[in-house]
RNA sequence: GCCUCGGUAGCUCAGCGGCAGAGCGCCUGUUUUGUAAACAGGAAGUCGGGAGUUCGAUCCUCCUCCGGGGCU
Numbered sequence: 001g002c003c004u005c006g007g008u009a010g011c012u013c014a015g016c017g018g019c020a021g022a023g024c025g026c027c028u029g030u031u032u033u034g035u036a037a038a039c040a041g042g043a044a045g046u047c048g049g050g051a052g053u054u055c056g057a058u059c060c061u062c063c064u065c066c067g068g069g070g071c072u
Base pairs, nucleotide, nucleotide: 001071002070003069004068005067006066007065010024011023012022013021018055026042027041028040029039030038048064049063050062051061052060
């Protein structure tokens, strides 16, 4: 330098045009002598950044940043 995969909640990841979700973690409550577990509820997101297409973009296109793999 070229090719390819990825970037979404604190962490691990789903979601592939029409309301942004799960598990774990965190907070509160119930329960317990107390802790854990269990149960109920809650908070937490510029979907890496910018532009374009579209009535509408996490999703499609282009540019760019970061990371993994491959080739030279």
Molecule: transfer RNA
Organism: Candidatus Micrarchaeota archaeon